[in-house]
Molecule: transfer RNA
Organism: Clostridiales bacterium
RNA sequence: GCAGGAUUAGUUCAAUGGUAGAAUGUCAGCUUCCCAAGCUGAAGGUGCGGGUUCGAUUCCCGUAUCCUGCUCCA
Repeated sequence: GCAGGAUUAGUUCAAUGGUAGAAUGUCAGCUUCCCAAGCUGAAGGUGCGGGUUCGAUUCCCGUAUCCUGCUCCA
């Protein structure tokens, strides 16, 4: 330098054009003499900037970081 992949909640992962979910963690409540466990509820997110579209996590362009492979030079 070229090609491919990844980036979504504090963490680990889903979702693939139609209002983004789970597990775990956090907070509150219930339960308990207390703790733990259990149950209920809540808060919290699409790497960044544009474009297409009635509508973008999803499609297109650029860009950042990380991973893999290839090539060149030393």